[in-house]
RNAcentral holds the full RNA, with entries from SILVA. Large-subunit ribosomal RNA, domain II from a marine metagenome, 673 nucleotides, folded computationally.
Context: one part of a larger RNA
RNA sequence: GCUGGCGACUUAGAAGAAGUGGCAGGUUAAGAUUUUCCAUCGAAGCCAAAGCGAAAGCAUGUCUGAUAAGGGCUCUCGUCCCUUCUUCUAGACCCGAACCCAGGUGAUCUAACCAUGACCAGAAUGAAGCUUUGGUGAUACGAAGUGGAGGUUCGAACCGACCGAUGUUGAAAAAUCGACGGAUGAGUUGUGGUUAGGGGUGAAAUGCCAAUCGAACUCGGAGCUAGCUGGUUCUCCCCGAAAUGCGUUUUGGCGCAGCGGUAAAUGUUAUAGUUUAGGGGUAAAGCACUGUUACGUAUGCGGGCUGGUAAUUCGGUACCAAAUCGUGGCAAACUAAGAAUACUAAGUGUACAGUCUACCAGUAAGACUGUGGGGGAUAAGCUCCAUUGUCAAGAGGGAAACAGCCCAGAUUACUAGUUAAGGCCCCUAAAUAAUUGCUAAGUGGUAAAGGAGGUGGGAUUGCAUAGACAAUCAGGAGGUUUGCCCAGAAGCAGCAAUCCUUUAAAGAGUGCGUAAUAGCUCACUGGUCGAGUAAUCUUGUGCCGAAAAUGAAUGGGGCUAAGUAAUUUGCCGAAGCUGUGAGAUAUUUUAUAUAUCGGUAGGGGAGCGUUCUAUGUUAGGUUGAAGCGUUAACGGAAGUGGGCGUGGACGAAAUAGAAGUGAGAAUGUCGGC
Numbered sequence: 001g002c003u004g005g006c007g008a009c010u011u012a013g014a015a016g017a018a019g020u021g022g023c024a025g026g027u028u029a030a031g032a033u034u035u036u037c038c039a040u041c042g043a044a045g046c047c048a049a050a051g052c053g054a055a056a057g058c059a060u061g062u063c064u065g066a067u068a069a070g071g072g073c074u075c076u077c078g079u080c081c082c083u084u085c086u087u088c089u090a091g092a093c094c095c096g097a098a099c100c101c102a103g104g105u106g107a108u109c110u111a112a113c114c115a116u117g118a119c120c121a122g123a124a125u126g127a128a129g130c131u132u133u134g135g136u137g138a139u140a141c142g143a144a145g146u147g148g149a150g151g152u153u154c155g156a157a158c159c160g161a162c163c164g165a166u167g168u169u170g171a172a173a174a175a176u177c178g179a180c181g182g183a184u185g186a187g188u189u190g191u192g193g194u195u196a197g198g199g200g201u202g203a204a205a206u207g208c209c210a211a212u213c214g215a216a217c218u219c220g221g222a223g224c225u226a227g228c229u230g231g232u233u234c235u236c237c238c239c240g241a242a243a244u245g246c247g248u249u250u251u252g253g254c255g256c257a258g259c260g261g262u263a264a265a266u267g268u269u270a271u272a273g274u275u276u277a278g279g280g281g282u283a284a285a286g287c288a289c290u291g292u293u294a295c296g297u298a299u300g301c302g303g304g305c306u307g308g309u310a311a312u313u314c315g316g317u318a319c320c321a322a323a324u325c326g327u328g329g330c331a332a333a334c335u336a337a338g339a340a341u342a343c344u345a346a347g348u349g350u351a352c353a354g355u356c357u358a359c360c361a362g363u364a365a366g367a368c369u370g371u372g373g374g375g376g377a378u379a380a381g382c383u384c385c386a387u388u389g390u391c392a393a394g395a396g397g398g399a400a401a402c403a404g405c406c407c408a409g410a411u412u413a414c415u416a417g418u419u420a421a422g423g424c425c426c427c428u429a430a431a432u433a434a435u436u437g438c439u440a441a442g443u444g445g446u447a448a449a450g451g452a453g454g455u456g457g458g459a460u461u462g463c464a465u466a467g468a469c470a471a472u473c474a475g476g477a478g479g480u481u482u483g484c485c486c487a488g489a490a491g492c493a494g495c496a497a498u499c500c501u502u503u504a505a506a507g508a509g510u511g512c513g514u515a516a517u518a519g520c521u522c523a524c525u526g527g528u529c530g531a532g533u534a535a536u537c538u539u540g541u542g543c544c545g546a547a548a549a550u551g552a553a554u555g556g557g558g559c560u561a562a563g564u565a566a567u568u569u570g571c572c573g574a575a576g577c578u579g580u581g582a583g584a585u586a587u588u589u590u591a592u593a594u595a596u597c598g599g600u601a602g603g604g605g606a607g608c609g610u611u612c613u614a615u616g617u618u619a620g621g622u623u624g625a626a627g628c629g630u631u632a633a634c635g636g637a638a639g640u641g642g643g644c645g646u647g648g649a650c651g652a653a654a655u656a657g658a659a660g661u662g663a664g665a666a667u668g669u670c671g672g673c
Base pairs, nucleotide, nucleotide: 001673002672003671004670005669006668011090012089013088014087015086016085017084018083019082021080022079023078025047026046027045031041032040051058052057061073062072063071064070093231094230096228100221101220103218104217105216111195112194113193114192115191116190117189118188119187120185122154123153124152125150129146130145131144132143133142134141158182159181160180163178164177165176166175197213199209200208201207206215234607235606236605237604238603239602244257245256246255247254248253258363259362260360261359262358263357265355266354269353270350273348274347275346276345277344278343285335286334290331291330292329293328294327295326296325298324299323302320303319304317305316306315307314308313366391367390368389370387371386372385373384374383375382396407397406398405411582412581413580414579416578417577418576422572423571424570425557426556427555431569433568434567435566436565437564438563444559450544451543454541455540456539457538458537459536460535461534462533463532471528472527473526474525475524477501478500479499482496483495484494507522511520512519583597584596585595586594587593608662610659611658612657613656614655615654620650627646628645629644630643631642633640634639
């Protein structure tokens, strides 16, 4: 891991509700009697028959109250057994702690200590003391020798364990190999003994106390408790939630309410829609208010700067600027004014709708989309509210795939029809459909500021056969090198001015250029040419901007439409709707008709099967029971069941009753492989 058994809502007492039944007031309890049961006694007690009040108490009334007022509560439908559901008390659906307490067992491991024994190759260093000698007044002191000290040195046994590798289902539940520390000492070790868990021992690490230690092990209290996790076994039918509010030593738990179910009662009372009548202060808007804000050579309190005066003070101001005025903005905590919705009320209106009572729940972790907001960064598949929808608990079609998006709500059968969203070149069902445009970028089939004679449409304004625009030919002059400035300044460094003349036209000069001139060019004008040209605004659609990690994606092929805009007609397309059969539920006019039948938590209803008991020594059965294997048939399901084989002695069906009554899950449990 697989497989076969076993494996979880029980039992007792009490209470409430529902249902069947007995009696009409109901009923007994302990106990007695009885061979057990049944039956019979047994009235103590309980419920009901009268309520109201805190009570005294009064009584179909009573309480409050000064009240003869008003108001509250009353003015009959019971009781007993049984069954089911729920609650309470018990282990109380099953399995599961870590702990706590009490009594014992442990120091053969290990910690410390006690008693008595044992052990430490070899080598090195050379303390004190002593001897001889030198030395001193005497000591001191020096030298040589002797000597053999030491928690001394090197290094085996022995004890340890710093590092690396191997090992890691090991050879080993701590080792091996190499290297390493101590090795006469606070050394190591044998044997015997002592200290015990709220304790011992500890050169102290919360270490060690038998592979167990922030409190050993073992049995008991004990089925501790577990607001926690996991598991909880046959079928079909009907309805069908919630993830919210308030409170909570409360936030993953509970209580009440909300939302679901069942059974009665009520009988349009409720609600969608619609009509009418309301109040509002949101959106938008606005700036009178509260604030904020831009501009103004409008007025200018006050100040700065500045001029005059001996001084009080008097002037100026293109400075700042209160306040006022004018123009123009902004606001969740601004509003003179103000919607749509929503809400309230009254009509109308209509589904077995709503309301109420009793009983039984579950839920109280929600998710995303659209819309209105707060937080955040006008970030998040973010977070918190409000309000819809979907998912949750919803299958089907579309979106390539895709809980929450779009369409649409699956009783069941059909090789029928018709549609929705979405589609109709091929993959792939249906248009290589039609009309008019646009796009050339594979745009379509990702993105911004910004950029550009891409290209289509619209509008406006110039110029133009008295010849425009572009191109080309020619001119583009004189006063004058304007004045100033300057080394120079001559159209072209800079400042000021920017005139006049000749003209078809020509700036005191558009750009290049020179040291300054010169030179080239432009504006402007004429000729050639011969029909449109120039500018601005707006709009459709494209281009650039455009970089990511394995190779690459409009789903793919591929497409110039099979892209895109508008219009049109067809078709395809779902479990939608319709058609034809079948079934169930509810209501009903009981011929039948109408409506309904997705479903988690959850509520309700109806059944199947297993073991045993009674009828029962049943029917049946060695001319073959149960069981097992295989295979027809039947039923809406659980299931029923004929034949054949095996098996070798029991045993259906039916009607009732009682339960150790249904397994795929619990790191379930036992056996097998």
It matches the Rfam family "Bacterial large subunit ribosomal RNA". Rfam links the family to the GO terms ribosome and structural constituent of ribosome.